A computed fold for a 672-nucleotide part of an RNA from a Pseudomonadota bacterium, annotated as large-subunit ribosomal RNA, domain II. The coordinates come from a structure-prediction model, not an experiment, and the mean pLDDT is 85. Its Rfam family is "Bacterial large subunit ribosomal RNA". Its family is annotated with ribosome and structural constituent of ribosome in the Gene Ontology. Lineage of the source: Bacteria > Pseudomonadati > Pseudomonadota.
Context: one part of a larger RNA
């Protein structure tokens, strides 16, 4: 995982409303007592409680009374309804719908593991090195020293047992809740290790890791306060019918809670209210607009005080020339923190019209994490599926058709049936319902079916405009000179490195030269002109479609695919048809009767079942419950009818009370 069975708003006490009951200006008893057919019933019990007066802190006073010197003002009176139960909603107090903490506190157990101390034992194969110290000998005045030999020291050494656990590899639902194999470190010592002992929960015990105190430690385990507490997660079980929300505003040691309001039900409430619409009336300063009617910044000129700054003139004061410069003068520009001006929605307000159980009282809530789309801001980058505001419409709590799939976007608001019809968006060539439908244009990019800045003899319309039978425009063919190699500069500079200059001639035309070229020259070209040809050509403007620009990562993959070119593309303009839970039609149902029934979190009514009880009627061994099948019935909760199969009890009405409905809580127990 499945499957069965268990599994959550409950009891008591009070306050509160609402229904229903019973007594009313009263209403009811608590403890106890007494009867009784004794888990129970009736009787008695006004101690008390609430009502029937209120105003003061109080005394007190009273339809009034407190404050006040008064005046005036507060709260009260004007005749009224209470109270006592039951049921049911909501509130407090209790564990209060149900399961979840980590923790805290109180008394115990706990050193059979492990720390570390205490007592008293008992271990360390074998091997190496070889200190001091001795002896003998050398040597010394004596010593020091020297050799040998001897001795056996040490947190020495290598290496078992035994302690340990370094590194690799296995094992990881293991053979083990720490193991296995290799391999490694200590191994006379701060060494191992038996026994008995001792220390303990904020305490011990630690060569200190917050280690370790019996597979538990940054505060042991058990039991008990203990349903601890949880503004947090998660669950919280039958049916239909009506309404139908919020994700705002203030305030909060608040910001995942809460309290008021706001927005939802449900009762009550009868014009006292509110929507919508039309008319008068009133307010405003924002879109736009404005250019001086104020304030910011701003352009160009124009004029000037006044400084300043160069110049000139003077001994100095000063003069004078230019520049530069507020204000002022003309033009013009800009503004969320400018306004001489100002709509448009908008608000208020009175009057009609119309719609509304409207507003206002009391009962129950839930929401107080929103968010997407347009359209006005501010932030941010005129970024964000970004944020913060203000409007509207949506999702949210809305399903049905389109949008290939797609909460928000485009139609459109689902009572319920129907193999009836008509339309919305949106579509009709195939997937795949409907037109290979009609007239006209337009693209050749497969553009459509993603894209900017710029680029482009791509194409199609319109306009201008220049040249052309006196022959254009493109090609072909001649010509393209002459002063001259202009002048300067330069090594050189001859149209053609630069500078200047750009003139005359002869001409049909021919620049002191349009590109190429040379060291400079030549050379080849152009401009310009002449023949040849024989009809249009150049140039720009506006606009339609189109091409370039164009690079991403699993696979075509940027039309949903397939396909598709006088189109199945794009414009224009027509005629029909597909298409939805929309509308209509034809039938049902509810129902507050209406222009009605979508609905999430909620608020209201009405059933359905299930235990167990009372009271009345049944059924059953001629077979009760239960269970297991079948094509019955009811809008549903469900209810029935038959056979099986079961072997001892059950149903129905009408009432009570509830341990009263499972699929979800990483629920809980079993079972496979």
């Nucleotide at each position: 995982g499945c499957c069965g069975g268990c599994g959550a708003g409950u009891u008591g006490c009070u306050c509160u409303c609402a229904g229903c009951g019973g007594u009313a200006a009263g209403g009811u008893u608590a403890a106890g007592u007494c009867c009784u057919u004794c888990u129970g019933g009736g009787a008695c019990g006004a101690a008390a409680c609430c009502g029937u007066a209120g105003g003061g802190a109080a005394a007190c006073c009273g339809a009034g009374u407190c404050c006040g010197a008064a005046a005036g003002g507060g709260c009260g009176a004007g005749u009224a309804a209470a109270u006592c139960g039951c049921u049911g909603g909501g509130g407090g107090c209790a564990a209060a719908c149900c399961c979840g903490a980590a923790a805290c506190g109180u008394c115990a157990c706990g050193a059979u593991c492990u720390a570390c101390c205490c007592a008293u034992g008992c271990c360390c194969a074998g091997g190496a090195u070889g200190a001091a110290g001795g002896a003998u000998g050398g040597g010394u005045a004596a010593a020091a020293c020297c050799a040998u030999c001897u001795g056996g020291a040490g947190g020495u050494c290598c290496g078992a047992a035994c302690g340990g656990g370094u590194c690799c590899g296995g094992g990881u639902u293991g053979a083990a809740a720490a193991c296995c194999g290799g391999u490694c470190c200590g191994a006379u010592g701060a060494g191992g290790u038996g026994u008995g002992g001792g220390u303990a929960g904020g305490a011990g015990u630690g060569a200190a890791a917050a280690g370790c105190u019996a597979a538990u430690c940054g505060a042991g385990u058990g039991a008990c306060g203990a349903u601890a507490u949880a503004g947090c997660u998660g669950g919280u079980u039958c049916c239909u019918c009506c309404c139908g929300a919020a994700a705002u505003g203030c305030a909060u040691c608040u910001a995942a809670g809460u309290g008021c309001a706001g927005c939802c039900u449900c009762g009550u409430g009868a014009a006292a209210u509110g929507g919508u619409c039309u008319g008068g009336g009133a307010c405003g300063g924002u879109a736009g607009a404005g250019a001086c009617a104020c304030u910011u910044c701003u352009u160009u000129g124009g004029c000037u005080a006044c400084c300043g700054g160069a110049g000139g003139g003077g001994a100095a004061a000063c003069c004078u020339u230019c520049c530069g410069g507020a204000a002022c003068c003309a033009a013009g520009g800009u503004a969320a923190a400018c306004u001489c001006c100002g709509a448009a929605u908008g608000u208020c307000u009175c009057a009609g019209a119309u719609c509304a159980g409207u507003a206002g009282c009391g009962g129950g809530a839930g929401u107080g994490a929103g968010u997407g789309g347009c359209c006005c801001g501010g932030g941010g980058a005129u970024a964000a599926a970004c944020u913060c505001g203000g409007g509207u419409c949506g999702c949210g709590a809305g399903a049905g058709g389109g949008g290939a799939a797609c909460a928000a976007c485009c139609c459109a608001g689902a009572u319920c049936c129907u193999c009836g019809g008509c339309u919305a968006a949106g579509g009709c060539c195939c997937c795949a319902a409907a037109u290979u439908u009609u007239g006209g244009g337009c693209u050749a990019a497969g553009u459509g079916a993603a894209g900017a800045a710029g680029g482009a003899u791509g194409u199609c319309u319109a306009u201008u405009c220049a040249c052309u039978a006196a022959g254009a425009c493109a090609g072909c063919u001649g010509g393209g000179a002459u002063g001259u190699u202009g002048g300067c500069u330069u090594a050189g500079a001859a149209g053609c490195a630069g500078c200047c200059a750009u003139c005359a001639u002869u001409u049909a035309a021919a620049g002191a030269g349009u590109g190429c070229g040379u060291a400079a020259c030549a050379g080849c070209u152009c401009a310009c002109c002449g023949g040849c040809c024989g009809a249009g050509u150049g140039a720009a403007u506006a606009g339609g479609c189109g091409c370039c620009g164009a690079a991403a990562a699993u696979u075509u993959a940027a039309c949903g695919g397939g396909a598709c070119u006088c189109a199945a593309g794009c414009c224009c303009a027509a005629a029909g048809c597909c298409g939805a839970a929309g509308c209509c039609a034809g039938g049902g149902g509810c129902a507050g009767c209406u222009u009605g029934c979508g609905g999430u979190a909620g608020g209201g009514a009405g059933g359905c079942g299930u235990u167990u009880c009372a009271g009345g009627u049944g059924c059953a061994u001629u077979g009760a419950a239960g269970u297991c099948u079948g094509a019955c019935c009811g809008a549903a909760a469900g209810g029935g009818c038959a056979g099986a199969u079961g072997g001892a009890g059950u149903a129905c009405c009408u009432g009570a009370a509830a341990g009263u409905g499972a699929g979800a809580a990483u629920g809980c127990c079993g079972g496979c």